[in-house]
RNA sequence: AGCGGGGAACGGAUGGCCGCAGCACCUUUGCGGUGCUGAGGAAAGUCCGGACUCCUCCGGGCACAGUGGUGGGUAACGCCCACCCGGCGAAAGCCGAGGGAAAGUGCCACAGAAACCAUACCACCCCACGCGGGGUAAGGGUGAAACGGUGCGGGUAAGAGCCCACCGCAUAAGGGGUGACCCUUAUGGCACGGCAAACCCCACUGGGAGCAAGGCUAAGUAAAGGAGCCAUGCGCACGCCCGGGCGCGCUCCAGGGUAAGCCGCCUAGAGGGAUGGCCAUCAGGAACAGAAUCCGGCUUAUGAUUCCCCUCCCUUC
RNA sequence: GGGCGCUUAGCUCAGCGGGAGAGCACUGCCUUCACACGGCAGGGGUCGCUGGUUCAAUCCCAGCAGCGCCCACCA
Numbered sequence: 001a002g003c004g005g006g007g008a009a010c011g012g013a014u015g016g017c018c019g020c021a022g023c024a025c026c027u028u029u030g031c032g033g034u035g036c037u038g039a040g041g042a043a044a045g046u047c048c049g050g051a052c053u054c055c056u057c058c059g060g061g062c063a064c065a066g067u068g069g070u071g072g073g074u075a076a077c078g079c080c081c082a083c084c085c086g087g088c089g090a091a092a093g094c095c096g097a098g099g100g101a102a103a104g105u106g107c108c109a110c111a112g113a114a115a116c117c118a119u120a121c122c123a124c125c126c127c128a129c130g131c132g133g134g135g136u137a138a139g140g141g142u143g144a145a146a147c148g149g150u151g152c153g154g155g156u157a158a159g160a161g162c163c164c165a166c167c168g169c170a171u172a173a174g175g176g177g178u179g180a181c182c183c184u185u186a187u188g189g190c191a192c193g194g195c196a197a198a199c200c201c202c203a204c205u206g207g208g209a210g211c212a213a214g215g216c217u218a219a220g221u222a223a224a225g226g227a228g229c230c231a232u233g234c235g236c237a238c239g240c241c242c243g244g245g246c247g248c249g250c251u252c253c254a255g256g257g258u259a260a261g262c263c264g265c266c267u268a269g270a271g272g273g274a275u276g277g278c279c280a281u282c283a284g285g286a287a288c289a290g291a292a293u294c295c296g297g298c299u300u301a302u303g304a305u306u307c308c309c310c311u312c313c314c315u316u317c
Numbered sequence: 318g319g320g321c322g323c324u325u326a327g328c329u330c331a332g333c334g335g336g337a338g339a340g341c342a343c344u345g346c347c348u349u350c351a352c353a354c355g356g357c358a359g360g361g362g363u364c365g366c367u368g369g370u371u372c373a374a375u376c377c378c379a380g381c382a383g384c385g386c387c388c389a390c391c392a
Stems, first nucleotide, its partner, number of pairs: 002312001004310006010303001012282007020038007040288001044299002047297005052210004064206005069083005084098001085096004099201002104199002106195003121140002123136005148167004153163002168190001169188008214263003225253005234247003256391003318388007327341004335372001343359005365381005
C1' cells in the first nucleotide's frame, strides 16, 4: 500500500436578517415587547416486551397462539453477554426457529426394480447351453436421497460385516465441566433414510383491548324507541345464608348532540397544526429523514464524515 | 396515533409443497354480401420485491414496498 473482517463516534460551525410554537415577565391592552426553551439515531416499520388504563379477567382446566442448544443478565422480551454443537471461510471472523424422526399419523412428485419394507432393471457366478432353475448385491443405471464408509486386505464359483484394520454408529464403564457437551476404554457387527418454518409430542410463556385507552365538566335531544342481561352499584319484594326475580340498573342497535372545554400529556409538546427560510465566511461536495402517552429492544433507511482493533498478501528496512 | 386485510395474464378472480390456470379481452382461420353472434386454433406471467426452510416454494417463515378498510367524545 492492497483485499477482507469487527467495533465505536458524529449527523456541519460562527455571525447577521426575517419568521413559527410553548412558558415566564413587562405592558401604552396593540393577537405588542423582552427573555428562556424547542426532533432523531433512527422520531420510521408497528415486529417483540413492559409501564398505564378500561373491560362481565378470583382461580383452575380445555382450546388457541408464541418461543425452543446451555449458563447468566433484565421490570420483561422473540433482546443482550459468554460458552457448546453444526455449517461457511485460507484466516480474522460470519451464519444457524439449534428440543424430539426407536410415541403415533402424513408426505417424499418425475425417474427408478425398489423411497422405508423389503426387493433386483442391466449385470456377476453355478447347474455343459442363449431356454429354465438357483446363488449374489461387489460393479452399472435412476434419483435430492438407495439399506454404514474406506481397503490392488483376507475369503469365495461369484459375492457379501462372512472375517480383519481404520472411520462412523449404538450400548456400557471411567474421567472433565454448574451445564449444553467433550475425552478415553471396552463390547456389538450395523439395527435406526429425510421432512416437525407438515400434523403432532415435550418444556416454558400468554385473559382481551388499546391514550381515538380512559376519567371529569358544560351544553343539548328525549325521563322517548327496540333487543338482551343480572357480572356490578342502588332500590323493590320473595323464606335467614347460599341463591334466584324485577327495575328508573348495565350492555348493544337505531336515532340525537358536540367538533380547538379540562385531565391523561411530558425540562419540545398539540388545535392530532410549531421546531423554518435567506445571506456571508469557514468547512468537503452531507444522506436518511419530522416527536403525538411514555419506556426497553429488534429490524429497515442513511453520508465521497471521523476514529480504533484484527486477518491475509505484497514491498522496503 | 392505533388495529386489520390484500397483491397471480390487459381486467375480474381460482389455485393440497412437485405440470402456473379459468372467464372476459387480444391475434389468426372458418362462417356471412359485410358486421355481430357462433366454432376452431394460438399468443401473452419476474405469481409485488429480497432472503430463509425444504431435494423442490405462488403455497411455509421473516424483512421490505404498494394499495385498501375500520376506530372520536357526550348522554